[in-house]
Context: one part of a larger RNA
Molecule: small-subunit ribosomal RNA, 5' domain
Organism: Pseudokineococcus marinus
């Protein structure tokens, strides 16, 4: 010089557009961040509409018709979208490459089916127990819940065969044993099942690449291999049971320390050094260890068990809880913000829809945090006004600077009008959080807007005064002890300007 998620001083008129707990992965008041489906099912049935009875003719009873709404059964979703960065030096990452060793719900594209029977069970009812959270007996009831049987291209074992391949081996035909379909709707339609293909995600293996320490040199017994078994969706010492004694290391093994990785980003002419906030990809975790369960997908931030610390409720017997979600709040700290609007867009989750949910997302508020724009006026004005500083007292400087004249009116304020995002959603009327925003038109006035470091050298800018190795600059060199351009103040000047500087980091 350049850069920053920056902080501190002093100062501050406006917008756009971007950013904001780099600490205590410290503890959390509150509210909100994942639900939907009644076109799977049974029940509860309000407003309402309709009939009929009674009659104090506008109220009561009863029957139907619709169906709000609750709570439960049942599907999907809940593993995604959001957060942190503790941990990890490893196939975590990146990047190439294999899986003849593997899975994949929704979604596509095909082939073939959808037959036929059965017990329950929650909701309710009834009764019991407890302070709560919660449960326990009986008794009733449905299904796309569950459990049978009948068909079976195909799956899987077994025999034969044909063919291919980097080895175990795949791949195709025939012939013998075991498992599977579910309906609801007004028709369209939405679905089930059993295969093949596809897509899209994931899992496992490897080559090769990225930190510091030798004041860490010798590691290991499931270690290293081998067979058999077991598990896995699959390989594998992953697990186990015998068997061999091996493997790794100075090309750094073990072991300490530090640390999320990468695309990127600084920064440099480049090689290189640093670096890893936003935003995008992995990855890893959810109070702290541990474990499974459900399910296509977790070993599961807003599920479940157990065991600790914490907290908080109890009737003392027993319970509830988890912001590294988004606001907040207390603490830490030099330091980082609203307990906002809205689902109108774009995405997601269910749903045929319509619609609901969505602290993702979209905006708004906050902070000169940071980058870029804009203003704070423009032309004319000399007896060069006053002041004000300097003097060698003559005048020099502040200086066209100001007064005056004249001229515009961005921005800010004031009054009208006033968007685009919606080629979207819905039959259709209608439907914008932002937002009366942006934008536009008029409208009064120069009218509301300029500070900060600095002046001996490096370096651009000088003079008074005060002050006397005092009081202080001060990045280096180094000023200051009576004539300090170096300390404070003032003119005066130079830089930069809504910023100046100063402190920290990298390059």
């Nucleotide at each position: 010089g350049g850069a920053c998620g920056a902080a501190c001083g002093c100062u501050g008129g406006c917008g756009g557009c971007g950013u904001g707990c780099u600490u205590a992965a410290c503890a959390c008041a509150u509210g909100c961040a994942a639900g939907u489906c009644g076109a799977a099912c049974g029940g509860u049935g309000a407003u309402g509409c309709u009939c009929c009875a009674g009659c104090u003719u506008g109220c009561u009873g009863g029957g139907g018709c619709g169906g709000a709404u609750c709570a439960g059964u049942g599907g999907c979703g809940a593993a995604c979208g959001g957060g942190u960065g503790a941990g990890u030096a490893a196939c975590a990452c990146g990047u190439g490459a294999g899986c003849a060793a593997c899975c994949u719900g929704c979604c596509c594209c095909u082939g073939a089916c959808u037959c036929u029977g059965g017990g329950a069970u929650a909701a309710c009812c009834a009764c019991c127990g407890g302070a709560a959270a919660c449960g326990g007996u009986g008794g009733c009831u449905a299904a796309u819940a569950c459990c049978g049987g009948a068909u079976a291209u195909g799956a899987c074992c077994c025999c034969u065969u044909g063919u291919c391949g980097c080895a175990u081996g795949g791949u195709g035909g025939g012939g013998g044993g075991u498992g599977g379909a579910a309906a609801g709707u007004u028709u369209u339609u939405c679905g089930g099942u059993c295969g093949g293909g596809g897509a899209u995600g994931g899992g496992c293996u490897c080559g090769c690449g990225g930190c510091c320490u030798a004041u860490c040199a010798g590691c290991u017994u499931g270690u290293u291999g081998g067979u058999g078994g077991g598990g896995u969706g699959a390989u594998g010492g992953c697990c186990u049971a015998c068997c061999a004694a091996g493997g790794c290391g100075a090309c750094g093994a073990c072991g300490g320390g530090u640390a999320g990785c990468c695309g990127g980003c600084c920064u440099g002419a480049g090689a290189g050094g640093g670096u890893g906030a936003c935003c995008g990809g992995c990855c890893a975790c959810a109070c702290u260890g541990g474990g499974a369960c459900u399910g296509a997908g977790a070993c599961a931030c807003g599920g479940c068990c157990c065991a600790g610390a914490c907290u908080c409720c109890u009737a003392c017997g027993g319970g509830a809880g988890g912001c590294a979600g988004c606001a907040g709040u207390g603490g830490g700290g030099a330091a980082u913000a609203u307990u906002g609007c809205g689902c109108a867009a774009u995405g997601g989750g269910c749903g045929g829809a319509a619609g609901c949910c969505u602290g993702a997302c979209g905006c708004a508020g906050c902070g000169a945090c940071g980058c870029c724009g804009c203003g704070u006026g423009g032309g004319g004005g000399a007896u060069g006004a006053a002041g004000g500083c300097c003097u060698u007292c003559g005048g020099g400087u502040u200086g066209u600077a100001a007064a005056c004249c004249u001229c515009u009116u961005u921005c800010a304020g004031c009054u009208c009008c006033g968007a685009a995002g919606a080629a979207g959603c819905g039959a259709g009327a209608g439907u914008g959080a932002c937002g009366g925003u942006a934008g536009g038109a008029g409208c009064a006035g120069a009218a509301g807007a300029a500070g900060c470091a600095c002046c001996g050298g490096c370096u651009a800018a000088c003079u008074a005064c005060g002050u006397g190795c005092c009081a202080g600059c001060a990045g280096c060199c180094g000023c200051g002890g009576u004539a300090a351009u170096a300390c404070g103040u003032a003119g005066g000047g130079u830089g930069c300007g809504a910023g100046c500087g100063u402190u920290g980091u990298c390059c």